[in-house]
RNAcentral holds the sequence, with entries from ENA. Predicted 3D model of a 72-nucleotide RNA (transfer RNA) from Candidatus Kaiserbacteria bacterium RIFCSPHIGHO2_02_FULL_55_17. Rfam family: tRNA. Model confidence (mean pLDDT): 81 of 100. The organism belongs to Candidatus Kaiseribacteriota, within Bacteria.
RNA sequence: GCCACCAUAGUUCAAUGGAUAGAACGGCCCGUUCCUAAUGGGUUGAUGCAGGUCCGAUUCCUGCUGGUGGCA
Numbered sequence: 001g002c003c004a005c006c007a008u009a010g011u012u013c014a015a016u017g018g019a020u021a022g023a024a025c026g027g028c029c030c031g032u033u034c035c036u037a038a039u040g041g042g043u044u045g046a047u048g049c050a051g052g053u054c055c056g057a058u059u060c061c062u063g064c065u066g067g068u069g070g071c072a
Stems, first nucleotide, its partner, number of pairs: 001071007010025004018055001026044006048064005
């Protein structure tokens, strides 16, 4: 330098054109307990950045950024 793949919540993963972007773990509050653990209820929080296509984009296209792998 070229090619492929990946980027969603604090973490691990779903959602592949249409609904309020969903779950587990985690955080916070409350109950239960003499206390803690465990457990029950509630709650919190995310689409890497900028454009484009579309009635509608996490999804498709382009560029950029970062990561992984391959070729030279």